[in-house]
RNA sequence: CACGACAAGGGCAAACUCGUUGUAAAGCGAGGACGCAAAACCACCGGUCCUGAAGCAUGAUUCAGGGCAGCGGGGCUACCGAAU
Numbered sequence: 001c002a003c004g005a006c007a008a009g010g011g012c013a014a015a016c017u018c019g020u021u022g023u024a025a026a027g028c029g030a031g032g033a034c035g036c037a038a039a040a041c042c043a044c045c046g047g048u049c050c051u052g053a054a055g056c057a058u059g060a061u062u063c064a065g066g067g068c069a070g071c072g073g074g075g076c077u078a079c080c081g082a083a084u
Base pairs, nucleotide, nucleotide: 002084003081004080011036012035016031017030018029019028020027021026034070041075042074044073045072046071047068048067049066050065051064052063053062054061
């Protein structure tokens, strides 16, 4: 440095509920734990969700804006030290 233990110290927090912001997706706070070795951070790529417009003639497409980091890839930082 890679790596990831029936190790140690811990950390985060899905669904759902309440409050709140937003047209919405969704975000924030509290409760709560499905899980997570980066479930810390970053919207660069793919994917996906919402809104508007175009287009069309009824389900394919395009553009713009906004989300999802707990969808995957990538970037970057970090605790511990078994086996390899």
c-di-GMP-I-GGC riboswitch aptamer from an uncultured Woeseiaceae bacterium, 84 nucleotides, folded computationally. The model forms 95% of the base pairs in the Rfam consensus. It matches the Rfam family "c-di-GMP-I-GGC riboswitch aptamer". Rfam links the family to the GO term cyclic-di-GMP binding.